[in-house]
The RNA shown here (transfer RNA) has 74 nucleotides and comes from Polynucleobacter paneuropaeus. The organism belongs to Polynucleobacter, within Bacteria. Its Rfam family is "tRNA". Rfam classes the family as a transfer RNA. Model confidence (mean pLDDT): 81 of 100.
RNA sequence: GCGGGAUUAGUUUAAUGGUAAAACAGCAGAUUUCCAAUCUUCGGUUAAGAGUUCGAUUCUCUUAUCCCGCUCCA
Numbered sequence: 001g002c003g004g005g006a007u008u009a010g011u012u013u014a015a016u017g018g019u020a021a022a023a024c025a026g027c028a029g030a031u032u033u034c035c036a037a038u039c040u041u042c043g044g045u046u047a048a049g050a051g052u053u054c055g056a057u058u059c060u061c062u063u064a065u066c067c068c069g070c071u072c073c074a
Base pairs, nucleotide, nucleotide: 001070002069003068004067005066006065007064010024011023012022013021018054026042028040029039030038047063048062049061050060051059
């Protein structure tokens, strides 16, 4: 320098154009003498920017970070 892949909640992962979800974690409450465990409830998220579209996590382009492979020079 070239090619490919990944980026979604605090963490791990779904959702492949039609209002973003689950588990664990966290707050609050119930239970308990207390703790743990259990139950209920609540909050929080698409890496950044632009474009296409009635509508974008999803399609296109650019950028950033990480991973893999190839190549050149030394």